[in-house]
RNA sequence: AUUAACUUUCAAGGCAGGGUGUGAGUCCCUACCGGCGGUAAAAGUCCGCAAGCCCAAAAGGUUGAACCGGUGUGAUUCCGGUACCGACGGUAUAGUCCGGAUGAGAGAAAGGAGUA
Numbered sequence: 001a002u003u004a005a006c007u008u009u010c011a012a013g014g015c016a017g018g019g020u021g022u023g024a025g026u027c028c029c030u031a032c033c034g035g036c037g038g039u040a041a042a043a044g045u046c047c048g049c050a051a052g053c054c055c056a057a058a059a060g061g062u063u064g065a066a067c068c069g070g071u072g073u074g075a076u077u078c079c080g081g082u083a084c085c086g087a088c089g090g091u092a093u094a095g096u097c098c099g100g101a102u103g104a105g106a107g108a109a110a111g112g113a114g115u116a
Stems, first nucleotide, its partner, number of pairs: 001115002006111005017029003031096002033086002035049004044084002052062003066082005088099003
């Protein structure tokens, strides 16, 4: 310097204000949030992955949403503008509350025989 098995740690944020109502962080107005890797340049909306969901289980399947303009060699990633999306169960209909979950996990970091 590099590194197999393996070990350890980490690994998701968000209803403030108002309205209706017996009752709503669930409806309406408005507010707020954005996992991991990749991509000539930074991404919730590009390409993949994870969680979730289907399935007795495994295998397998499924899994949302963006445009316009600008700068630039290069950006659907930056800047400006206007949009859009968000598992399952519970409950007055939930991306934001409670629950499965002190869970799982893409992956990140550290250690690591040996080898050079």
FMN riboswitch aptamer (RFN element), 116 nucleotides, folded computationally. The coordinates come from a structure-prediction model, not an experiment, and the mean pLDDT is 83. The sequence was found by an Rfam model in a public genome assembly. Its Rfam family is "FMN riboswitch aptamer (RFN element)". Gene Ontology term of the family: FMN binding.